Description: The part of an RNA shown here (large-subunit ribosomal RNA, domain IV) has 364 nucleotides and comes from Scrofimicrobium sp. Its mean pLDDT, the model's own confidence on a scale to 100, is 87. The RNAcentral record of the full RNA draws on ENA. The organism belongs to Scrofimicrobium, within Bacteria.

[in-house]
Context: one part of a larger RNA
């Protein structure tokens, strides 16, 4: 010097990102317990007292000698009562030590007020246990059974030896109060009058090719060679017409995917503006909440709690950018979750010292 323990004067969180750590609380009777609640809890709430031994003495339940009654199958018999005695537990009184009596070891620290999740549960095996993730409840959609859906190339399997109080998927997340407005956009479901629209059918037409014929040229009256016309065949191209679902298009549907304005002016002090006026849209954000796990400006401004409070609480509303099952707002009960405060207690800490073991270092 560092570790791992132990103690500490006076202070008692002044440390610190934060009481991290430590310290204090512990066990058993009895009394005594608040807000607020979904009446079960909250609760071991909170806060008190009492604990060793040793003597009398009271009761309780057990056991169960003696004695006494009775019975008959007279036996070491049964059946009732009596209750001494032993262990045991539970009250009362007195007493004895010591500072200390749940003498060690074990063994809850309380409280108040907020966020967020209802709860127990789960997880990132080996840096995250949470407010994430599930959950009971809620809603929507699909599914008539050879169900839908999933695996599989098939056979076949799950589903289910199940049948719409079932199964599948999607969302939300107990419980209380409620869940507004928008179908123009995107999805989806339904319609089917028109448009549009594929292979495929269909063939009008038109080229190509070519016998064969016309007109030139050559020259051995027979051939060669050019040019144009051009049947039938084969062969390229191919309009009209037909032609389905889709898409245009017509409705529905938001607990589907989403969305949920703006400018100007106005009231008998000022300020604001129920009101009026206009421009835009599918509709202009309803209740409730709101500097919030969401608030840039911002440590917005009041109040509260401090001597002093960028946090924390209760308000206000200017919501940069809440907001209703992407759920809104409450909420007893619970949480190794987050945050603010108070008691208690303390070596965190002013301000640090000593002890004990282990290590290191130094000398041998």
């Nucleotide at each position: 010097u560092c570790g791992u323990g132990g103690u500490u004067a006076a202070g008692g969180a002044a440390c610190u990102c934060g009481g991290c750590a430590a310290a204090a609380u512990a066990c058993c009777c009895c009394c005594g317990u608040a807000a607020c609640u979904u009446c079960g809890g909250a609760a071991g709430a909170a806060g008190g007292g009492g604990g060793a031994c040793c003597c009398c003495u009271g009761g309780g339940a057990g056991u169960g000698a003696u004695c006494c009654a009775u019975c008959c199958a007279u036996g070491c018999g049964g059946u009732g009562g009596u209750g001494a005695g032993c262990g045991u537990u539970u009250g009362g009184g007195g007493g004895u030590c010591g500072c200390a009596g749940a003498g060690g070891a074990u063994a809850g620290a309380g409280a108040g007020a907020a966020g967020c999740g209802a709860c127990u549960g789960u997880u990132u095996a080996c840096u995250a246990a949470a407010a994430a993730c599930a959950c009971a409840g809620g809603u929507g959609c699909g599914u008539g059974c050879u169900a839908a859906g999933c695996c599989g190339u098939a056979a076949g399997g799950c589903g289910c030896u199940g049948u719409a109080u079932a199964c599948g998927c999607a969302c939300u997340g107990a419980c209380g109060c409620c869940u507004g407005c928008c179908c123009g956009g995107u999805g989806c479901u339904g319609g089917a009058a028109g448009g549009u629209u594929a292979a495929g059918a269909g063939g009008a037409a038109a080229g190509g090719u070519c016998a064969a014929c016309a007109c030139g040229c050559u020259c051995u009256u027979g051939a060669g060679u050019g040019u144009g016309u051009g049947a039938a065949g084969c062969u390229u191209u191919g309009a009209a017409u037909u032609g389905a679902a889709g898409c245009c298009c017509c409705a529905g549907u938001a607990a589907a995917c989403g969305g949920c304005g703006g400018u100007g002016g106005u009231a008998a002090c000022u300020a604001u503006a129920a009101c009026c006026a206009u421009c835009c849209u599918a509709a202009g954000g309803u209740a409730g909440c709101g500097a919030a796990a969401u608030u840039c400006c911002u440590u917005g401004u009041c109040g509260g709690g401090u001597a002093a409070g960028u946090u924390c609480c209760g308000a206000c509303c200017u919501g940069c950018a809440c907001g209703a099952a992407u759920g809104g707002c409450g909420u007893a009960a619970c949480g190794a979750c987050u945050u603010c405060u108070c008691u208690a207690c303390u070596g965190u800490c002013u301000c640090a010292a000593c002890c004990a073991c282990g290590a290191g270092c130094u000398c041998g």